[in-house]
RNA sequence: UCAGAGGGCCGGGCGACCGCCGCGCCGCAUGCCGAAAGGCUGGCGGGGAGGAAAGUCCGGGCUCCACGGAUCGACGGUGCCGGGUAACGCCCGGCGGGCGCGAGCCCAGGGACAGUGCCACAGAGAGAAGACCGCCCGACGCCCGCAAGGGCCGACGGUAAGGCUGAAAGGGUGCGGUAAGAGCGCACCGCGGACGCGGUAACGCGGACGGCAAGGUAAACCCCACCGGGAGCAAGACCGAAUAGGGACGGCAUAUGGGCCUGAUCCGGCCCGGUCGUCCGGGUAGGUUGCUUGAGACGGCGCGCGAGCGCCGCCCUAGAGGAAUGGUCGCCCCGUCCCGCGAUGCGGGAAGGACAGAACCCGGCUUACAGGCCCUCUGACGUU
Repeated sequence: UCAGAGGGCCGGGCGACCGCCGCGCCGCAUGCCGAAAGGCUGGCGGGGAGGAAAGUCCGGGCUCCACGGAUCGACGGUGCCGGGUAACGCCCGGCGGGCGCGAGCCCAGGGACAGUGCCACAGAGAGAAGACCGCCCGACGCCCGCAAGGGCCGACGGUAAGGCUGAAAGGGUGCGGUAAGAGCGCACCGCGGACGCGGUAACGCGGACGGCAAGGUAAACCCCACCGGGAGCAAGACCGAAUAGGGACGGCAUAUGGGCCUGAUCCGGCCCGGUCGUCCGGGUAGGUUGCUUGAGACGGCGCGCGAGCGCCGCCCUAGAGGAAUGGUCGCCCCGUCCCGCGAUGCGGGAAGGACAGAACCCGGCUUACAGGCCCUCUGACGUU
C1' cells in the first nucleotide's frame, strides 16, 4: 500500500422566530364548559423519542380469572458440556463436526442394537443386497497325447478386484494369497466394546484385543430427559349522568281488569297492575387512576478468562391518549456533482443527508439503516 477478520461508538451542530405535550411556581375572574365526576384559559422556569422506540418472535414483572394434594397420560416447547441470569429458545467459556493459507466463521449438535416407516429417478442390485458388462477352466463335458500335460466349450458354476447406475452399493491403501477373487492372511489408517491415564463434564490421549458387524434418514412417526395454568393496561381500580329498567316509602286514583279471604254469587277488605313525587342500588356514555424509581443510568474499587457479580458514591432522565416531541429562515458540517483559477490546491454554485417514531414496564433475539469515527488482529507485496 492492497485485500480481509473481529469488536466498539456516533448517527447532524449553533442561533432567531412561530407553535405543541407534561411538570413546578405565581396569578386568578371565584370566570368558562359539564347534571356531576372532572376539565379549560394567563405569565415565568425547567423537561420532552430510538439504536433500533419496529417485528410482536422468546423470557419475566404487574393485573384479573381459574386452581385441594400426589401420580400417570394428552398437548406444546427445549435438547453436546459447564457457567451467568429473576428467567429464557438469550449470553459467556469449552467440546465435537464442517469451511478458510490465516485472523476467524458456520452447526435444529440427545437416541438409528426399543419398534415402525421411507430411500424418488437411474440401476442387475437400495439393506442380512446384487452377477448387467467383465474376470476365472480348479471341478463336469469334448478333443490331442502311452503318460505328464495341452487345447476347446462356456452355465445350470465360482467371483463383489475392475466397469456401469446412483446422493448413497455392506471399511480404505498396500503386500501376500488365489483358477479368478475375497479381511482369506498380514502391516498401517479407520471402526467397535472394554481397560488405563487426563478433564467437574462434553470429550481427549494411550497400548493391547476384535477381522469388521443391519448404511442413511428422528425440522418421519417414535423413545428418553427437562420445562410449561389462561388472558392481557382495551389488564384492573375508583367516580358516575340523561334515558330505560329494578327496589323502598308517600300522595292521588281506586274507574276497569286479575288474585286471595269461599264450593258458588253479591257486598266488603287486602294485594297486583295506573299516575305523581322523594330516596336507594347496579350498570352504560363520560371522567379519574393504573403511569413511570427501575432485575435503573453513570463513576470508582474488588472478584472472575468471560458472560457477569459484590461494595461505595452520585443522578432522576418523556408520560401523550385520534395520540405532543414540530415548522420556517440563517450560518456551519458531511460526502457527491458542476464551473472558474495563479491548479496534487483554492474559490463559487447545485441538489442531497438514512432507517424509522414511545403508548404499562423490563431482559433478549431478529429485521431496517445515508454517512462517519475508533481499537485489535490476519494474509500478500514493497522499502529499510
A computed fold for a 384-nucleotide RNA from Pacificimonas aurantium, annotated as Bacterial RNase P class A. The prediction has a mean pLDDT of 76. Rfam family: Bacterial RNase P class A. Rfam classes the family as a ribozyme. The sequence was found by an Rfam model in a public genome assembly.